[in-house]
RNA sequence: CCUCGAGAAAGGCAACUCGAUCAUAAGGUCGGGACGCAAAGCCAAGGACCGCGUGGCGUUCGCCGCUCGGCUGCCUGGUUGCCGAA
Numbered sequence: 001c002c003u004c005g006a007g008a009a010a011g012g013c014a015a016c017u018c019g020a021u022c023a024u025a026a027g028g029u030c031g032g033g034a035c036g037c038a039a040a041g042c043c044a045a046g047g048a049c050c051g052c053g054u055g056g057c058g059u060u061c062g063c064c065g066c067u068c069g070g071c072u073g074c075c076u077g078g079u080u081g082c083c084g085a086a
Base pairs, nucleotide, nucleotide: 004084005083012037013036017032018031019030020029021028022027035073041079042078043077045076046075047074049070050069051068053066054065055064056063057062
């Protein structure tokens, strides 16, 4: 340095929920609390899923597609990083 991830050390993040707020919505932000996480740091590049609108089919539900948006704590990928047992 690379790989790897412990019965280690120092730390970090924050599910869900409550309050406030932004957005038509998905969802985001701030504060409290901790489900969990070795990248649960960052990037929306590919996929999945979700939302607004819209086209077609069905025409009761619903299904398929398109633009735009969301989502990284859904996965893949890229990139940066603490520590150092086996």